[in-house]
RNA sequence: GGGCCCUUAGCUCAUUUGGUAGAGCACUGGUUUUGCACUCCAGAGGCGAGCGGUUCGAAUCCGCUAGGGUCCA
Numbered sequence: 001g002g003g004c005c006c007u008u009a010g011c012u013c014a015u016u017u018g019g020u021a022g023a024g025c026a027c028u029g030g031u032u033u034u035g036c037a038c039u040c041c042a043g044a045g046g047c048g049a050g051c052g053g054u055u056c057g058a059a060u061c062c063g064c065u066a067g068g069g070u071c072c073a
Base pairs, nucleotide, nucleotide: 001072002071003070004069005068006067007066010025011024012023013022019056027043028042029041030040049065050064051063052062053061
């Protein structure tokens, strides 16, 4: 320098051919306990790496950029 893959909640990951973004753990409040933990109930937390484009509508399609992984030179 070039090819391919990845980037979604604090962490690990779903989200199926474009149509309201979810789970587990963690966190907060309640329940329970003498107290803590566990259990159970409820809640907060994401302009989907960044910027443009296509479309009535984009996490999803296209381009560029950034970061990471891998292979070739």